[in-house]
The RNA shown here (TPP riboswitch aptamer (THI element)) has 103 nucleotides and comes from Lihuaxuella thermophila. Rfam family: TPP riboswitch aptamer (THI element). Rfam's curators write: Vitamin B(1) in its active form thiamin pyrophosphate (TPP) is an essential coenzyme that is synthesised by coupling of pyrimidine and thiazole moieties in bacteria. Of the family's consensus pairs, 100% are formed in the model. Lineage of the source: Bacteria > Bacillati > Bacilli > Caryophanales > Lihuaxuella. Model confidence (mean pLDDT): 76 of 100.

């Protein structure tokens, strides 16, 4: 000098399932997150949470396959498959990534 992790701001992307119940209120399961309102053309807006190309946040494949469960993307495969939203600004300064060994 350059400058990763991390933090803040701004912009953008995303999902909101399953079972029980008097299907109202609510209770339970997993998870970072399963919420509220409007509309009645099933979308839109807001909040929280997550992700933002170093991209497994999320979508397609998928009414998929295997294993569990009362049940469910609950777990694994699929996935060295395809898509998918910032070359942002400021702070910060190796606290980062990868590999090996030990516990």
């Nucleotide at each position: 000098u350059g400058g990763a992790a991390c933090c803040a701001c701004u912009g953008g992307g995303g999902g909101u399932g399953c079972a029980c119940g008097u299907u109202u209120a609510g209770u339970g399961c997993u998870g970072a997150g399963a919420g509220g309102a409007a509309c009645g053309a099933u979308u839109u807006c807001c909040a929280a949470c997550c992700c933002u190309u170093u991209g497994a946040a999320c979508u397609u494949g998928a009414c998929c396959u295997g294993g569990a469960u009362u049940a469910u993307a609950c777990c694994a495969g699929c996935g060295g498959a395809a898509g998918g939203a910032a070359u942002g600004u400021g702070g910060g300064g190796a606290u980062g990534a990868u590999u090996g060994u030990g516990u």